RNA sequence: CUCGUCGACGGCGAUGGAGUCCGCCGGAACCGCCGCGAGGCUGAUGACUCCUACCAGGAA
Numbered sequence: 001c002u003c004g005u006c007g008a009c010g011g012c013g014a015u016g017g018a019g020u021c022c023g024c025c026g027g028a029a030c031c032g033c034c035g036c037g038a039g040g041c042u043g044a045u046g047a048c049u050c051c052u053a054c055c056a057g058g059a060a
């Protein structure tokens, strides 16, 4: 100096916030789908629960 592994710490899981669990990464993990193009489509979760925003229907 380089490579691998373990621990600690930190970060990430297509649109906001929090908790729990799971997974991934250490300059990587991650950055949705359809369409030649123009353009079009779904979702606030990785999963579960709650809050906020948005959409649809009903009641007072």
Stems, first nucleotide, its partner, number of pairs: 009026005016051006032041003

The prediction has a mean pLDDT of 85. Predicted 3D model of a 60-nucleotide RNA (Fluoride riboswitch aptamer (crcB RNA motif)) from an Acidimicrobiaceae bacterium. The sequence was found by an Rfam model in a public genome assembly.